[in-house]
RNA sequence: GGAAAGAUAGUUCAAUGGUAGAAUUUUGGUCUCCAAAGCCAACGGUUGGGGGUUCAAGUCCCUCUCUUUCCG
Repeated sequence: GGAAAGAUAGUUCAAUGGUAGAAUUUUGGUCUCCAAAGCCAACGGUUGGGGGUUCAAGUCCCUCUCUUUCCG
């Protein structure tokens, strides 16, 4: 220099253009003589920034930033 993939909760990851979820972390409850484990619940998101298309965008298009991989 060229090409591809990716960016979503504190973390790891889902989500067919139509209510943004799970696990885990944390907190509370339950259980226990106490604790751990288990079980139940809650909290936690300007979906990397900006723009466009659409009745409707995490998803489609453009651009920028960052990360990873491949080629040279």
RNAcentral holds the sequence, with entries from ENA. Transfer RNA from Adenocystis sp., 72 nucleotides, folded computationally. A source record names the gene trnW-CCA. NCBI's taxonomy places the organism under Eukaryota, Sar, Ochrophyta, Adenocystaceae, Adenocystis. It matches the Rfam family "tRNA". The prediction has a mean pLDDT of 84.